[in-house]
Record summary:
Large-subunit ribosomal RNA, domain IV from a metagenome, 353 nucleotides, folded computationally. The full RNA is in RNAcentral, with records from SILVA. Its mean pLDDT, the model's own confidence on a scale to 100, is 87.
Context: one part of a larger RNA
RNA sequence: CCCUCGUUAAGGAACUCGGCAAAAUCGCCCCGUAACUUCGGGAGAAGGGGCGCCCCGUUAGAGUGAAAUCCAUACGGAUGGAGCUCGAGGGGGCCGCAGUGAAUUGGUCCAACCGACUGUUUACCAAAAACACAGGCCUCUGCUAAGUCGUAAGAUGACGUAUAGGGGCUGACGCCUGCCCGGUGCUGGAAGGUUACGCGGACCUGUUAGCUCUUCGCGAAGCAGUGAAGCUAAGCCCCAGUAAACUGCGGCCGUAACAAUAACGGUCCUAAGGUAGCGAAAUUCCUUGUCGGGCAAGUUCCGACCUGCACGAAUGGCGUAACGAGUUGGACGCUGUCUCAACGAGGGACUCG
Numbered sequence: 001c002c003c004u005c006g007u008u009a010a011g012g013a014a015c016u017c018g019g020c021a022a023a024a025u026c027g028c029c030c031c032g033u034a035a036c037u038u039c040g041g042g043a044g045a046a047g048g049g050g051c052g053c054c055c056c057g058u059u060a061g062a063g064u065g066a067a068a069u070c071c072a073u074a075c076g077g078a079u080g081g082a083g084c085u086c087g088a089g090g091g092g093g094c095c096g097c098a099g100u101g102a103a104u105u106g107g108u109c110c111a112a113c114c115g116a117c118u119g120u121u122u123a124c125c126a127a128a129a130a131c132a133c134a135g136g137c138c139u140c141u142g143c144u145a146a147g148u149c150g151u152a153a154g155a156u157g158a159c160g161u162a163u164a165g166g167g168g169c170u171g172a173c174g175c176c177u178g179c180c181c182g183g184u185g186c187u188g189g190a191a192g193g194u195u196a197c198g199c200g201g202a203c204c205u206g207u208u209a210g211c212u213c214u215u216c217g218c219g220a221a222g223c224a225g226u227g228a229a230g231c232u233a234a235g236c237c238c239c240a241g242u243a244a245a246c247u248g249c250g251g252c253c254g255u256a257a258c259a260a261u262a263a264c265g266g267u268c269c270u271a272a273g274g275u276a277g278c279g280a281a282a283u284u285c286c287u288u289g290u291c292g293g294g295c296a297a298g299u300u301c302c303g304a305c306c307u308g309c310a311c312g313a314a315u316g317g318c319g320u321a322a323c324g325a326g327u328u329g330g331a332c333g334c335u336g337u338c339u340c341a342a343c344g345a346g347g348g349a350c351u352c353g
Base pairs, nucleotide, nucleotide: 001348002347003346004345005344006343007342008341010339011338014337019334027051028050029049030048031047036041038172052094053093054092055091056090061086062085063084064083068079069078070077071076095099107332108331109330110329111328112327113326114324115323119131120130135170136169137168138167139166140165141164147156148155149154173319174318175317176316178249179248183246184245185242186241187240188239189238192237193236194235198231199230204225205224206223207222210218211217250268251267252266253265254264277311278308289305290304291303292302293301
């Protein structure tokens, strides 16, 4: 010097990103216990008091219930109280610094955010606000169901049958969930346009019996090649519906008897221009916004304001008792975290082997 422990004057978080670590609390009995609340909770809330040993004492009392006796006769019932076990409360006394004498054995409170909750998770750096969840909604599926696995047979769904099964989103509960169907998707529609294979075979081309026969040229049928018009489905175009489907939810200018502001008006654009609620927020750039609270002093925190760079309603909005090894701020208690270090114990380090 290192590791693991023990103790410490005065102070008591001044340490530090942060009370990390440590200390403190701790058991049983009694008293007592707030806001809030879904009336269950919160709650062991908080905060107090007691606890050992001996005697009175076989304490009061409680549990079990033997022998014996009686009834009855069924291995049944009654009386009975022995023995054993448990045992408050009261009075008196004794000892120590200390009586849950060691060990085991909650620190507490206030406020905010997130997630309702118990659960689940990155085996070996993340346990959470992530996942799940009960509840809510949408959608598909009429049974040889839809969906899934398989080339198939077949299996599953399910020996179920729409109060069932599959998929998606949201996520207890309370109050609610606004506007837009123009784009994308889905569902429905079928008049018209477009459109594949296929059917269809026109025109044209090659070949040549033949014709003309002078070189040139014409050319039936057949066989080949090419393949037009026309007929022809879904789809797409088109027409509607649908947002707890994917999405989206404006700008400029003016105006009230100080000033400021604008209930109001004008205009442009849009499918429609963000409703309720919330708001410098797990979201606010400017920003340590401004005001208030708490502190002697507060970029954090709490309460407001609204100028929301860039909240917003099941990619749910706002609240919410209870819960949380969650996150943030504050307070009490407590302490070697610190001012500021000291001493002690054991094990290393060092020497020898």